[in-house]
Context: one part of a larger RNA
RNA sequence: UUGGGCCUAAAGCGUCCGUAGCUGGCUAGACAAGUCCGUUGGGAAAUCUGUCCGCUUAACGGGCAGGCGUCCAGCGGAAACUGUCUAGCUUGGGACCGGAAGACCUGAGGGGUACGUCUGGGGUAGGAGUGAAAUCCUGUAAUCCUGGACGGACCGCCGGUGGCGAAAGCGCCUCAGGAGAACGGAUCCGACAGUGAGGGACGAAAGCUAGGGUCUCGAACCGGAUUAGAUACCCGGGUAGUCCUAGCUGUAAACGAUGUCCGCUAGGUGUGGCGCAGGCUACGAGCCUGCGCUGUGCCGUAGGGAAGCCGAGAAGCGGACCGCCUGGGAAGUACGUCUGCAAGGAUGAAACUU
Numbered sequence: 001u002u003g004g005g006c007c008u009a010a011a012g013c014g015u016c017c018g019u020a021g022c023u024g025g026c027u028a029g030a031c032a033a034g035u036c037c038g039u040u041g042g043g044a045a046a047u048c049u050g051u052c053c054g055c056u057u058a059a060c061g062g063g064c065a066g067g068c069g070u071c072c073a074g075c076g077g078a079a080a081c082u083g084u085c086u087a088g089c090u091u092g093g094g095a096c097c098g099g100a101a102g103a104c105c106u107g108a109g110g111g112g113u114a115c116g117u118c119u120g121g122g123g124u125a126g127g128a129g130u131g132a133a134a135u136c137c138u139g140u141a142a143u144c145c146u147g148g149a150c151g152g153a154c155c156g157c158c159g160g161u162g163g164c165g166a167a168a169g170c171g172c173c174u175c176a177g178g179a180g181a182a183c184g185g186a187u188c189c190g191a192c193a194g195u196g197a198g199g200g201a202c203g204a205a206a207g208c209u210a211g212g213g214u215c216u217c218g219a220a221c222c223g224g225a226u227u228a229g230a231u232a233c234c235c236g237g238g239u240a241g242u243c244c245u246a247g248c249u250g251u252a253a254a255c256g257a258u259g260u261c262c263g264c265u266a267g268g269u270g271u272g273g274c275g276c277a278g279g280c281u282a283c284g285a286g287c288c289u290g291c292g293c294u295g296u297g298c299c300g301u302a303g304g305g306a307a308g309c310c311g312a313g314a315a316g317c318g319g320a321c322c323g324c325c326u327g328g329g330a331a332g333u334a335c336g337u338c339u340g341c342a343a344g345g346a347u348g349a350a351a352c353u354u
Stems, first nucleotide, its partner, number of pairs: 004325003007308002012322001014202004021195003025089007033082002035078008048066007092192001093189003096185003104178007111155002115151008126137002163170002207248006217241001221237004259321006267299014303310002327354003336347004
């Protein structure tokens, strides 16, 4: 290399878009590049096989014939498949229309409880905290009850293995703008597609830069406890941060530890969306039942698997394309390069050891 693999043993890029490349639906015709057939030529020698001959024999050597040389070229032909061109098709794909669903995105406006602070009234000795305490707050009146003002963060119930989104993620209400999927269609285009090396975009939290904001919580830090000690767990405080705007960073157990797309292969039972049919109706955007498509769960047949388990949302049976793996440690380190303000990130070894 061939081969073997990637849920959990090493291994699916965090996700999507997309360039080259690779792959590609149905019908007819043309061409003949690939492909196939015939023929001609080339395809060194040695080695190898057969036979004959020469060294006394053999090894060895020589002649002739064959084989090997997995291949190349010329000419002639075939046209199923691939390819190219032409003409067409509609089932893949796309567009359009219709009604409906959604925490999908961006911006703006509005609201709600709690919390904190301030302030008015009432009221008086504790409050807070713990396993128990103490630090802490409080006679300049706390905690508690009650009226008000301001502030920032958050969005209870509904709420659901419910929904939406490529992923990250998204949950008070209203408006404006934008996007996508599903369903239905007697509409249109007519293979326009799939994947995707490089490349690009998005990408939780923490962190960084500048400006604002700072209620709560709270790394660091300071106290109080605990303890042999306690740089912790518990308690009282508390800075950065947590929030907003603009930019950077580009990583996560970024997980379904399962790449994307297409086709095929028993059922049963929930649930979301749309459609169709039937029944009921207090005619409502209503209720019930069945069926189809499309999501999302559970169980399970065949089959698969080392097993756990997976099982039409496959880890089954096949196809296309990409990424990745090759004992453990050293090490996701060193060096170099690229990138970043930095922190760092990306790429990524070896000696040595076992």
A computed fold for a 354-nucleotide part of an RNA from a halophilic archaeon, annotated as small-subunit ribosomal RNA, central domain. Its Rfam family is "Archaeal small subunit ribosomal RNA". For this family Rfam cites "Crystal structure of the ribosome at 5.5 A resolution" (Yusupov et al., Science, 2001). Gene Ontology terms of the family: ribosome and structural constituent of ribosome. The coordinates come from a structure-prediction model, not an experiment, and the mean pLDDT is 88.